[in-house]
RNA sequence: GGGGCCAUAGCUCAGCGGUAGAGCAGCGCCUUUGCAAGGCGAAGGUCCGGGGUUCGAAUCCCCGUGGCUCCA
Repeated sequence: GGGGCCAUAGCUCAGCGGUAGAGCAGCGCCUUUGCAAGGCGAAGGUCCGGGGUUCGAAUCCCCGUGGCUCCA
């Protein structure tokens, strides 16, 4: 220098045009002498940034940023 992949909740990830989700963590309640485990509930998101396409974009296209990887 060039190619490919990835970026979504605190963490690990799903969702790939039509209301943003799961597990774990954290919080409250129940249970316990207490802790853990378990049950129930609520909370938690500028979907990396900018632009474009579309009635509608986390999702498609372009540019940028960061990370992983391959080639030179």

This is a predicted structure of a 72-nucleotide RNA (transfer RNA) from a Frankiales bacterium. It matches the Rfam family "tRNA". By type it is a transfer RNA. The organism belongs to Frankiales, within Bacteria.